[in-house]
RNA sequence: GAUUUAUAAAGAAGAGGUGAGAGACAGGCUCUAUGACCCUCUGGCAACCAUUUACGGUAAGUGAAAAGGUGCCAAUUCCUGCUUCUAAAGGAUGUUCCUUUAGAGAUAUAUAAAUG
Numbered sequence: 001g002a003u004u005u006a007u008a009a010a011g012a013a014g015a016g017g018u019g020a021g022a023g024a025c026a027g028g029c030u031c032u033a034u035g036a037c038c039c040u041c042u043g044g045c046a047a048c049c050a051u052u053u054a055c056g057g058u059a060a061g062u063g064a065a066a067a068g069g070u071g072c073c074a075a076u077u078c079c080u081g082c083u084u085c086u087a088a089a090g091g092a093u094g095u096u097c098c099u100u101u102a103g104a105g106a107u108a109u110a111u112a113a114a115u116g
Base pairs, nucleotide, nucleotide: 002115003114004113005112006111007110008109013042014041015040016039017038021031022030023029025081026080027079028078043073044072045071048069049068051065052064053063054062055061077108082105084104085103086102087101088100089099090098091097092096
């Protein structure tokens, strides 16, 4: 990197290093020399896997803990992205199409677990 499944409205920052872009991509918008992003250390959040544990038929399952493996700690995945569906409003026309807004779904992305 590929496939599958699950989750993505909540939560959680200080110090040191470096020094210019960063937020995946495009557009928007935002963060950033009052030092972002990134790296290191410490701290924390969460509970996907493992572990321990309560209930439960000893199962399935539902809770709790958190010293292990990951992950995460600006903004809802920051917002939008689509030959899709629904609703409302408006426009053109002549019975369908277009635009906007809201909701749903899909796609994409990220993370975890599993597989080959």
A computed fold for a 116-nucleotide RNA from Crocinitomix algicola, annotated as SAM riboswitch aptamer (S box leader). Its mean pLDDT, the model's own confidence on a scale to 100, is 82. The organism belongs to Crocinitomix, within Bacteria.